[in-house]
RNA sequence: UGAGCUGGCCAGGCGGCCGCGUCGAGACUCGUUCUCGCCGAGGAACGUCCGGGCUCCGCAGAGCACGGUGGUGGCUAACGGCCACCCGGGGUGACCCGCGGGACAGUGCCACAGAAAACAGACCGCCGGCCGCUUGCGGCAGGUAAGGGUGAAACGGUGUGUGUAAGAGACCACCAGCGGUGCAGGUGACUGCACCGGCUCGGUAAACCCCACUGGGAGCAAGGUCAGACAGCGUGCGUCCGAGGGCUGCUCGCCCGAGCACGCGGGUAGACCGCUAGAGGUGGCUGGCAACAGUCACCCGAGAUGGAUGGUCGCCCGCCGUCGUCAGUUCGCUGACGACGGUGACAGAACCCGGCGUAUCGGCCAGCUCAUCCU
Numbered sequence: 001u002g003a004g005c006u007g008g009c010c011a012g013g014c015g016g017c018c019g020c021g022u023c024g025a026g027a028c029u030c031g032u033u034c035u036c037g038c039c040g041a042g043g044a045a046c047g048u049c050c051g052g053g054c055u056c057c058g059c060a061g062a063g064c065a066c067g068g069u070g071g072u073g074g075c076u077a078a079c080g081g082c083c084a085c086c087c088g089g090g091g092u093g094a095c096c097c098g099c100g101g102g103a104c105a106g107u108g109c110c111a112c113a114g115a116a117a118a119c120a121g122a123c124c125g126c127c128g129g130c131c132g133c134u135u136g137c138g139g140c141a142g143g144u145a146a147g148g149g150u151g152a153a154a155c156g157g158u159g160u161g162u163g164u165a166a167g168a169g170a171c172c173a174c175c176a177g178c179g180g181u182g183c184a185g186g187u188g189a190c191u192g193c194a195c196c197g198g199c200u201c202g203g204u205a206a207a208c209c210c211c212a213c214u215g216g217g218a219g220c221a222a223g224g225u226c227a228g229a230c231a232g233c234g235u236g237c238g239u240c241c242g243a244g245g246g247c248u249g250c251u252c253g254c255c256c257g258a259g260c261a262c263g264c265g266g267g268u269a270g271a272c273c274g275c276u277a278g279a280g281g282u283g284g285c286u287g288g289c290a291a292c293a294g295u296c297a298c299c300c301g302a303g304a305u306g307g308a309u310g311g312u313c314g315c316c317c318g319c320c321g322u323c324g325u326c327a328g329u330u331c332g333c334u335g336a337c338g339a340c341g342g343u344g345a346c347a348g349a350a351c352c353c354g355g356c357g358u359a360u361c362g363g364c365c366a367g368c369u370c371a372u373c374c375u
Stems, first nucleotide, its partner, number of pairs: 001371010012316007020040002023037005028031001042346001046357002049355005054219004061252004066215005071085005086100001087098004101210002106208002108204003123148002125144003129140005156175004161171002176200001178197008223273004232264006244256004280299008317344012
């Protein structure tokens, strides 16, 4: 200098005018009116995919379903999150990716092509035998799986090896893989070494299934307080021969039990609490590889409810395009300055947190890797 990898940060600035919402103060014509003042979205406030707090309902017991998670160890309030490591894969590398338990418990499935897709099989080929003749071809019944061909995948691989009519783990040597035993290292997943074994066993569990662990239901329109309005009628079932309800997926079982279901008609749809200071943030120190934990100091002014947080103008800033001037040039372009035009994204609180995922104009910072050049 060029090309990359990882992590973090910002999300246009200032001013004028107009406008919106909560709160506070003041004013009067007391209206939820006016004036003034303070404050007023995000890194994802989003999707609502997971987890938790909080709230209400439930909480004798047993069984059966259903869902979720899935290498190991840790972190955490918890998690399907995060950190470290192991194994597998990719990259020269920094680093990245993995829905990563079990396929000898059982069942199912494996398109097309192909002879055959799992109790293997035989299209071409190869081999000997028999028959026929036109004497190098055809037919018949066999052997074979080395070679060709199909496929994502063909029942281990290599060998001038042994063997054979030709062949084949049929046998042999080496290699790979599987299983077992022992030793060593590690908390563990796992790794390394040695010996032995039969010579070899396809894939798929985001298919059923098996194993281990795990899961009550509903959600701030939760839930509570106050105020206000209204008008009942009909039909069916039932009051211990028990309707209906609860145990919030079901069954057994247990408990409550006098009303319940449907239709017609009528009324209300206001205010307040919940509500924002919390597993909160920043910095230092200590422990830890890290996630994180402990401790000290400082800091923290949205709370709408038909739902506020906006619009416009000027100057400046960033980026893009065109043109001009100047400089450099390997003649491809590059840089500086100026003018004009365009542009500044994604998106927007609604009980609150922790994550994940997705969207996003541009820009900045730090660490690391590779290549090239110079010293």